A computed fold for a 1521-nucleotide RNA from an uncultured bacterium, annotated as small-subunit ribosomal RNA.
RNA sequence: GAGAGUUUGAUCCUGGCUCAGGACGAACGCUGGCGGCGUGCCUAACACAUGCAAGUCGAACGGAAAAUUGAGCUUCGGUUCAAUUUUUAGUGGCGAACGGGUGAGUAACGCGUAGGCAACCUGCCCUUUAGACGGGGACAACAUUCCGAAAGGGAUGCUAAUACCGGAUGUGACGCUCCUAUCGCAUGAGGGGAGCGUGAAAGAUGGCCUCUACAUGUAAGCUAUCGCUAAAGGAUGGGCCUGCGUCUGAUUAGCUAGUUGGUAGUGUAACGGACAACCAAGGCGAUGAUCAGUAGCCGGUCUGAGAGGAUGAACGGCCACAUUGGGACUGAGACACGGCCCAGACUCCUACGGGAGGCAGCAGUGGGGAAUCUUCCGCAAUGGGCGAAAGCCUGACGGAGCAACGCCGCGUGAGUGAAGAAGGUCUUCGGAUUGUAAAGCUCUGUUGUACAUGACGAAUGUGCCGGUUGUGAAUAAUGGCUGGCAAUGACGGUAGUGUACGAGGAAGCCACGGCUAACUACGUGCCAGCAGCCGCGGUAAUACGUAGGUGGCAAGCGUUGUCCGGAAUUAUUGGGCGUAAAGAGCAUGUAGGCGGCCUAUUAAGUCGGGCGUGAAAAUGCGGGGCUCAACCCCGUAUGGCGCCCGAUACUGGUGGGCUUGAGUGCAGGAGAGGAAAGGGGAAUUCCCAGUGUAGCGGUGAAAUGCGUAGAUAUUGGGAGGAACACCAGUGGCGAAGGCGCCUUCCUGGACUGUGUCUGACGCUGAGAUGCGAAAGCCAGGGGAGCGAACGGGAUUAGAUACCCCGGUAGUCCUGGCCGUAAACGAUGGGUACUAGGUGUAGGAGGUAUCGACCCCUUCUGUGCCGGAGUUAACGCAAUAAGUACCCCGCCUGGGGAGUACGGCCGCAAGGUUGAAACUCAAAGGAAUUGACGGGGGCCCGCACGAGCGGUGGAGCAUGUGGUUUAAUUCGAAGCAACGCGAAGAACCUUACCUGCUCUUGACAUCCCAUUCGAUAGAAGGUAAUGCUUCUAGCCCUUCGGGGGAAUGGAGACAGGUGGUGCAUGGUUGUCGUCAGCUCGUGUCGUGAGAUGUUGGGUUAAGUCCCGCAACGAGCGCAACCCUUAUUGUCAGUAGCCAGCAGGUGAAGCUGGGCACUCUGAUGAGACUGCCGGGGAUAACCCGGAGGAAGGUGGGGAUGACGUCAAAUCAUCAUGCCCCUUAUGAGCAGGGCUACACACGUGCUACAAUGGCCGUAAACAGAGGGAAGCGAAGGAGUGAUCCGGAGCAAAUCUCAAAAAUAACGUCUCAGUUCGGAUUGUAGUCUGCAACUCGACUACAUGAAGCUGGAAUCGCUAGUAAUCGCAGAUCAGAAUGCUGCGGUGAAUACGUUCCCGGGUCUUGUACACACCGCCCGUCACACCAUGGGAGUCGGUAAUGCCCGAAGUCAGUGACUCAACCGAAAGGAGAGAGCUGCCGAAGGCAGGACUGGUAACUGGGGUGAAGUCGUAACAAGGUAGCCG
Repeated sequence: GAGAGUUUGAUCCUGGCUCAGGACGAACGCUGGCGGCGUGCCUAACACAUGCAAGUCGAACGGAAAAUUGAGCUUCGGUUCAAUUUUUAGUGGCGAACGGGUGAGUAACGCGUAGGCAACCUGCCCUUUAGACGGGGACAACAUUCCGAAAGGGAUGCUAAUACCGGAUGUGACGCUCCUAUCGCAUGAGGGGAGCGUGAAAGAUGGCCUCUACAUGUAAGCUAUCGCUAAAGGAUGGGCCUGCGUCUGAUUAGCUAGUUGGUAGUGUAACGGACAACCAAGGCGAUGAUCAGUAGCCGGUCUGAGAGGAUGAACGGCCACAUUGGGACUGAGACACGGCCCAGACUCCUACGGGAGGCAGCAGUGGGGAAUCUUCCGCAAUGGGCGAAAGCCUGACGGAGCAACGCCGCGUGAGUGAAGAAGGUCUUCGGAUUGUAAAGCUCUGUUGUACAUGACGAAUGUGCCGGUUGUGAAUAAUGGCUGGCAAUGACGGUAGUGUACGAGGAAGCCACGGCUAACUACGUGCCAGCAGCCGCGGUAAUACGUAGGUGGCAAGCGUUGUCCGGAAUUAUUGGGCGUAAAGAGCAUGUAGGCGGCCUAUUAAGUCGGGCGUGAAAAUGCGGGGCUCAACCCCGUAUGGCGCCCGAUACUGGUGGGCUUGAGUGCAGGAGAGGAAAGGGGAAUUCCCAGUGUAGCGGUGAAAUGCGUAGAUAUUGGGAGGAACACCAGUGGCGAAGGCGCCUUCCUGGACUGUGUCUGACGCUGAGAUGCGAAAGCCAGGGGAGCGAACGGGAUUAGAUACCCCGGUAGUCCUGGCCGUAAACGAUGGGUACUAGGUGUAGGAGGUAUCGACCCCUUCUGUGCCGGAGUUAACGCAAUAAGUACCCCGCCUGGGGAGUACGGCCGCAAGGUUGAAACUCAAAGGAAUUGACGGGGGCCCGCACGAGCGGUGGAGCAUGUGGUUUAAUUCGAAGCAACGCGAAGAACCUUACCUGCUCUUGACAUCCCAUUCGAUAGAAGGUAAUGCUUCUAGCCCUUCGGGGGAAUGGAGACAGGUGGUGCAUGGUUGUCGUCAGCUCGUGUCGUGAGAUGUUGGGUUAAGUCCCGCAACGAGCGCAACCCUUAUUGUCAGUAGCCAGCAGGUGAAGCUGGGCACUCUGAUGAGACUGCCGGGGAUAACCCGGAGGAAGGUGGGGAUGACGUCAAAUCAUCAUGCCCCUUAUGAGCAGGGCUACACACGUGCUACAAUGGCCGUAAACAGAGGGAAGCGAAGGAGUGAUCCGGAGCAAAUCUCAAAAAUAACGUCUCAGUUCGGAUUGUAGUCUGCAACUCGACUACAUGAAGCUGGAAUCGCUAGUAAUCGCAGAUCAGAAUGCUGCGGUGAAUACGUUCCCGGGUCUUGUACACACCGCCCGUCACACCAUGGGAGUCGGUAAUGCCCGAAGUCAGUGACUCAACCGAAAGGAGAGAGCUGCCGAAGGCAGGACUGGUAACUGGGGUGAAGUCGUAACAAGGUAGCCG
């Protein structure tokens, strides 16, 4: 020391991506009251206008100028001299090498840290010692003059010094020689002493008269201060050297010629190849040289629990640089930001001859950029330079200005205040919320405004006046210490303080789907848009936009960028590698790493103590000061490095010893270990010959092929190549690859026993080396079989495949390459330890035995099972994936990609090493539940089969599609739409079309006014409607009124069969009447989940039994309900009539009766209850008895969890949207009835098991009936009519059942089958049958002779066949719903088709196989490789040219100081020459970047094209090379 989201249907894991935190020299958007403290060109080390940023000293010097005073002269203008004061160009001194800026370069002793210099320097400062004697000659300034546009320069002449030059002196110093005590890690250092040599200096100012000189007082004297010279020491600052540390790349592996070292030298302050000569051939490098890229380093800063990571703004230390490159001069110090010279680029001036310049100082300008300030004030403070000082200078610095850029602080008010105001928003219309919020009332006065007052920073400094003390002769002067007084402020009239006024002037930004605190409405409608990730948006968006509300932060808030964190996601702390990414194919072995037992020593590692350092600032802690804080001040702490002392267990070094690790000797046995030579038989093929004849061969089926020139088959003989059956075994051997007939020879390794010898000789192993299947390559052989390529035949939509017939390389041998495989145990090697059981191979020992087995022990190998442990799980488990140690290799999201480029290897093929851009939010492992499989097992169903009858062909009916139409209203769409909604469209229905009409409406509620003439009837008119006319005309009452209705009016509203069944309720279909679907507790599993529910039986059934980590329970199944089959009891009219009586033409017609049938109540009955057999003694099954019925007796109702976004907004209800003189309402007519066609469902048929006629015969059940059923009787050929009895019905009626049976006829034909269509005439219903009804009669008499592919129903009172009734309904069924009559055939069985259940298996599917998914091609876009070339850049190399300049040589020319009487000399310089040398030129290469016609692959993209490769046995198992 916090985590979260995101891969899945769900789970665990791996793994990436993303978020929440902190920080910033920031920028951008919106907003903006104040103060304090900080910070402010990160880009163009780009270019710079203008001003300023380094001067000072007159107490170093000579002049000049001005002023004042005095004196002289005067033409009174002035002028000369002297003194004083001030200013100053020049000579001279010091400074300018500091301070300030920037980070270009630099990967380096540059920086950091610790040391060293016995190899060094140090102006100013401090201490000490000694000294400062005596001379000389110049040059500026100045004057005159010349050249030049200017900058500037030349000549002549004068002059001073603390400028310059000789001489003297020489304490020290330096060099040489000598003597000597001492020290050091080495070279060596250094004290003392003697001798020789070399080499110094400068004065200025003030005061004084003690000394000296002159003698009123002065200076050559004295004195003080500041300077000067030599030397020693100190301090400070520097220089050089060294150990350690200091980025990335090996797709940079070799680099190096002054290079490495030496000798005697040069040079420097100093060491040194730093430099030159000679000699030698070294030096660096896998512990990463060289090269390339990037970069100033550090204290620190940010982050982090820390270890770390990132960073190097501001402040501080160091370094480097100053337009670019080179160079030196001066100086204590520079190779010098505001100095010089040269070269280059650029800018400016110019009279064109020539000159000038360098903001990376402070401001400022342009430019670049997302972006960074005032051309401010002051030296008051701090610090610096000069000066004796006053002082001057100081863009260092102190301040102010600008900027919310950051941190910190304050404010924008406080209290009270419910009618919970108004307004806004939402609303279920009740209300809720904004909200004590506002208003109102009572206060405060931070801040603001005005006015007034007013600091600290400033006294240890400065000046003046004193005191004391030192030097001094001194009461002078001056230094130190000290007292008093005075002046000094840029900021600034600022901070602060007081008074007055007055809530008055001061709040925004972001967010509100999850992560993540915070939700509603409207708009939009995959559009516009949002988005950090997941993802929102396709008409009800908490995710877009707006509003209200809410949350967060607040003078800020968000966004973007960057860094750290989270990320244990590079893992030292602190990860991994069987399957997720990851063990090298295997071995040998170098460097390296690690290493057995005993002992001695050492003290490198290690441990302890002390010392030094670790600058300051910062950070932490403790205090203090600004009202607090930020900020500032004080104290303290700090793991590194170095030195010293100590300890010695462990590691290391060294010495000695040991035997157990390792090796070796001896004795044995096993083995497809390797190499070579020889030999063998079986089989295939071929050749020859014989026998023999028509096929053989091949396949799913075929064909190509072979064969009458004789194949196949068979017999004999021969040839040739390759491979070695059985034995053979999760048996053996080998490091791996791999090795299999027999014999011989050569040879490697392992194992066992023994314990001879050596004495740690060991393990691992980066590089390296060798071996290394198959395929492939080169050369030469060989070639039987097999067989890439190729040819042919099939298959197929195609078939460049799978199958078949042929067949070349190859496969084989020899020699040489290649170096890869899913080279796998997907598991590196070694050592040690940690329960067992059981096989097998090779050896040894023991016991026993006459002997061999059996048995026991042990070693080595090879398997299986399994415990602990481990693992994400699967699994592993002494042959570890357990527990530990040692060494090596490898991994860090997926794709791009094992690709490109480069290197190496190869004859080639190719191998090895091995990226990036770009793109995605996943890719993946294991396991779970489903679903699926052209996977498997078991089971069921009219699923198939066995049967019967149909459909599909015809005509018609009906529904649908399509078409048509003004409209043909709408819905239903595989099964599960299509005689479905519709249990019945002429008007109505009706929703559609055309036309006409109405607008608070046809319908509901509320309000106002009027009226009771509402309404009914009649008439007229219209296509139709109170459109018009006529007649009649409310109720109750307490008399106040009330109720009801109509008309007119205004609005709220009505209305909608308009949309959305993908917003819904309800209802329904379907899987399926299939046997399933779940839960509680327990148990197992990290978990999803599992168990139960699986298993063995059984069942129609998750039905039951048994077993079982399960035990129970629920919804389903079954049962309970209805009906039907038998029967008892009760009841007996409208039903029935046996017996009794009456009675008729007949008749339960009547009396009577309830026995029977029947009706309808209530019971009984059936339960595997009984018997036998099977089965496990169970469940249950088979058979039997009894029984009306037998194993759920038949039928019905009853439909689990769920699936199909299944159907329905047009039954109904309903959210939202839409219409409102119309998408509402009314009316008339039309349409839903159309018709080339296609489909579904039916009816009728095609006939003789039939049709028809007639005769006389039968037998049902269940229903309906008052706007009804309608009898008898009558009329009509008939539909029907007249009639009206009876009946609200066990009474009357519909009502005749039909098929059937008997007799007759028809005789196989488009018919005496079939009835469509059409004509005529009718009937009925209805306001009305034209579009568009049903029926009747007569006439007409179509297609059709049993139906292709295909397909449907049915297992018994079923199919088939026959009629009857009902609902709807005025009328209108071949449909629908029911009812009964007659009444079969077949089922061996579960291989197959379809559907379902269950167990198991595989899976890359989960929208679940109608799934997933691959590659080419076409199109668009993006990044990238190659590319004839082309254009740059960088660093070197070679050659040429060679500026400035140092050095060297020369120096005939020139020259004041010294020597010399002079001549001349010494010395110096110009000039010239040489080495080196920047820029430049030429040249060839190296590395790197841009660009390019064309070209290669890659990625992404919407529903493009072609196929179907993979996932299931993926339909040829897949995969690797």

Record summary:
RNAcentral holds the sequence, with entries from ENA and SILVA.